[in-house]
Context: one part of a larger RNA
RNA sequence: GGGGGUUUAAGGAAUUCGGCAAAAAAACUACCCGUAACUUCGGGAGAUGGGUUGCCCCACCUUUGGUGGGGCCGCAGCGAAAGUGUGCUAAUCGACUGUUUAUCAAAAACACAGGUCCGUGCAAACUCGUAAGAGGACGUAUACGGGCUGACACUUGCCCAGUGCCGGUAAGUUAAACGGAGGGGUGUUUCAUCUUCGGAUGAUCUGCUCUGAAGCGAAGCUCCGGUAAACGGCAGCAGUAACUAUAACUGUUCUACGGUAGCGAAAUUCCUUGUCGCUUAAUUGGCGACCCGCACGAAAAGUGUAACGAGUUAGCAACUGUCUCAAACCUCCGCUCG
Numbered sequence: 001g002g003g004g005g006u007u008u009a010a011g012g013a014a015u016u017c018g019g020c021a022a023a024a025a026a027a028c029u030a031c032c033c034g035u036a037a038c039u040u041c042g043g044g045a046g047a048u049g050g051g052u053u054g055c056c057c058c059a060c061c062u063u064u065g066g067u068g069g070g071g072c073c074g075c076a077g078c079g080a081a082a083g084u085g086u087g088c089u090a091a092u093c094g095a096c097u098g099u100u101u102a103u104c105a106a107a108a109a110c111a112c113a114g115g116u117c118c119g120u121g122c123a124a125a126c127u128c129g130u131a132a133g134a135g136g137a138c139g140u141a142u143a144c145g146g147g148c149u150g151a152c153a154c155u156u157g158c159c160c161a162g163u164g165c166c167g168g169u170a171a172g173u174u175a176a177a178c179g180g181a182g183g184g185g186u187g188u189u190u191c192a193u194c195u196u197c198g199g200a201u202g203a204u205c206u207g208c209u210c211u212g213a214a215g216c217g218a219a220g221c222u223c224c225g226g227u228a229a230a231c232g233g234c235a236g237c238a239g240u241a242a243c244u245a246u247a248a249c250u251g252u253u254c255u256a257c258g259g260u261a262g263c264g265a266a267a268u269u270c271c272u273u274g275u276c277g278c279u280u281a282a283u284u285g286g287c288g289a290c291c292c293g294c295a296c297g298a299a300a301a302g303u304g305u306a307a308c309g310a311g312u313u314a315g316c317a318a319c320u321g322u323c324u325c326a327a328a329c330c331u332c333c334g335c336u337c338g
Stems, first nucleotide, its partner, number of pairs: 001333008010324002014322001019319001027053001030052004038043001040151001054072008073077001086317007093309002098110002114149007126135003152304004157234003162231002164227005171222003178215001182211006190203005235253005262296001263293001274290006
């Protein structure tokens, strides 16, 4: 100097990002009384809170004990040890029990029952495999697979223009294939004309070959319709009321439609320590309101919600060496000397 521990006057969170740590409280598993808001009527609840406890004597009783009365002692009666809930008030998130980053994260993340949409008629969809085959399932739509949401309660508005998906298919467009008008090259046969007699030009017959127009030609796309618990989206500018302010109202532009209910400085609010109230002596905090929502909003769900949580935030009581402000002691380690 450090680690672990015991105790501490007065104060009692002044410490600190934060009561972190410690303390308090706490009868392994005692008994009695009593117990609020709220609530899904189960809970909340061991709520909170108060009392009793040893030993001796007596009475009664349902008599290894119980109940009642009286007395005795101590600072202390679960008299030791071990063991053994601190409590309360609000808010946020997640309904809950559960699961998770083995070795820095246990949570508001994941899951969940419930909800809804899509697919699948069985040789199912889907998954694994080159295949055989297997799972799905020795199941059969009250089943199975996939997406989203996430108990429960009240709800879930408008937009199908874009993208996607589903259905339709008259017309337009559209591949190979089929088709083969026509054209080119080349060889053979025959004929005509010209000829410098070598051949040249033209026609014709029959081959090979290259190419090839029209026509015909599916799905798809265009097109027509549906679909948002599909991907997604849900405006602007002016003016206007007999104080002022504001604008129920009006005009206008654009759009597929212009954000409904509910909530709102929020796990979302930049400006911002917004404004008002409560809490404090004092509060960038917290709670309750307001609404000017930079940039909430309805199953990437909206708003509530009893119970639950080693979650998060704020406050109160109790308690304390966290602190004012340190001290002493025990023990271990280090160091110095021997």
RNAcentral holds the full RNA, with entries from MGnify. This is a predicted structure of a 338-nucleotide part of an RNA (large-subunit ribosomal RNA, domain IV) from a marine sediment metagenome. Rfam family: Bacterial large subunit ribosomal RNA. Its family is annotated with structural constituent of ribosome and ribosome in the Gene Ontology. Its mean pLDDT, the model's own confidence on a scale to 100, is 84.